[in-house]
This is a predicted structure of an 84-nucleotide RNA (transfer RNA) from Methanosphaera sp. BMS. The same sequence occurs in records of 4 taxa. The coordinates come from a structure-prediction model, not an experiment, and the mean pLDDT is 81. Rfam family: tRNA. Gene Ontology term of the family: triplet codon-amino acid adaptor activity. It is annotated as a transfer RNA. Taxonomically the source falls in Methanosphaera (Archaea, Methanobacteriati, Methanobacteria, Methanobacteriaceae).
RNA sequence: GCCGAGAUAGCAAAGCCAGGUAACGCGCCGGACUUGAGAUCCGGUGGGCAAUUGCCCGCAUGGGUUCGAAUCCCAUUCUCGGCG
Numbered sequence: 001g002c003c004g005a006g007a008u009a010g011c012a013a014a015g016c017c018a019g020g021u022a023a024c025g026c027g028c029c030g031g032a033c034u035u036g037a038g039a040u041c042c043g044g045u046g047g048g049c050a051a052u053u054g055c056c057c058g059c060a061u062g063g064g065u066u067c068g069a070a071u072c073c074c075a076u077u078c079u080c081g082g083c084g
Stems, first nucleotide, its partner, number of pairs: 001083007010026002020067001027045006046057004060076005
């Protein structure tokens, strides 16, 4: 230099093909149980606005298309593998 795969919440990981609320698990928070903890069970859990409703932002980065983008298009950055 060329080709391929990948980047998603604290961690891991689905969703992408075929655009419409970001799932599940671990962890964490609260509760039940226990003398207390562990294990087990129930509920919750991306971030900000003090807090509920609500609003805004968020899928590597920056643009584009669209009523609407994690998803489609373009460019770039980084990681892994292969070729030279």